[in-house]
Context: one part of a larger RNA
RNA sequence: CGUAGGAAAAAAGAGAAGAUCUACUUCUAGUACGAGAGGACCGAAGUAGGUAUACCAAUGGUGUUCCAGUUGUAAGACAUUUUGCAUUGCUGGGUAGCUAAGUAUUAAAAGAUAACUACUGAAAGCAUAUAAGUAGGAAGCUUACUUCAAGAUUAUUUUUCCCUUAUUUAAAGGACGUUUAAGACUAAAACGUAGAUAGGUUGGAUGUAUAAAUACAGUAAUGUAUAAGCUAACCAAUACUAAUUUCCUUAUUG
Numbered sequence: 001c002g003u004a005g006g007a008a009a010a011a012a013g014a015g016a017a018g019a020u021c022u023a024c025u026u027c028u029a030g031u032a033c034g035a036g037a038g039g040a041c042c043g044a045a046g047u048a049g050g051u052a053u054a055c056c057a058a059u060g061g062u063g064u065u066c067c068a069g070u071u072g073u074a075a076g077a078c079a080u081u082u083u084g085c086a087u088u089g090c091u092g093g094g095u096a097g098c099u100a101a102g103u104a105u106u107a108a109a110a111g112a113u114a115a116c117u118a119c120u121g122a123a124a125g126c127a128u129a130u131a132a133g134u135a136g137g138a139a140g141c142u143u144a145c146u147u148c149a150a151g152a153u154u155a156u157u158u159u160u161c162c163c164u165u166a167u168u169u170a171a172a173g174g175a176c177g178u179u180u181a182a183g184a185c186u187a188a189a190a191c192g193u194a195g196a197u198a199g200g201u202u203g204g205a206u207g208u209a210u211a212a213a214u215a216c217a218g219u220a221a222u223g224u225a226u227a228a229g230c231u232a233a234c235c236a237a238u239a240c241u242a243a244u245u246u247c248c249u250u251a252u253u254g
Base pairs, nucleotide, nucleotide: 001151005162006161007160008159009158010157011156015148016147017146018145021049022048023047024046025045026044027043033038052105053104054103055102059100060099061098062097066093067092068091069090070089071086072085073084074083075082109143110142111141116136117135118134119133163254166252169251172249173248174247175246176192177191178190179189180188197242198241199240200238201237202236203235204234207230208229214225215224216223217222
């Protein structure tokens, strides 16, 4: 831009892409077969691997924004505490998120056929799977499963909404602002005071491991008061802060 007015939702699917993989074990059965040695087809069940997708409840990893221990040195007058630098100084743990080595699924079947194999059967008293008629048959084809899909220009369908010329405007959309399990940017999604969108605060969870100061006990190291203190990205509550004020596009019955 188109889909002969402008919008918002929902539905259907012409078509397209992906996936549809493999091995082993057991039963059938030590059966058929075979002198024996050996040893099946068909069919049924189970296990494992591979591939792909999704996820983080559990198991783990990471987690330089959390907690603790500890060395050297410097600052703070000194001591204690705190802080800077030394790969995050080093070390032990670890929330959210992300993640695999972890978890879940990756199923079952139908139809039409190819090569090929057949039944009945004439033309042609025979024969012949074919001429009429009737069957079987592949990881392939069409369904089935997952995803996309009306620029499918044959441009789909359904429902709802809007339209008397306005400085001020409809349905609706955008800008702007607060953001996100969304993200390179766009886009998408949530919210904008009729508000929990983000931050803060409060409470909780989680993690760390029992803070500082003071008191008491002990000659002292240390212990007790102390499951203490602190706590990121998590979960709630709460308008305290910021989403202010506002601007633009589009129509007029096709």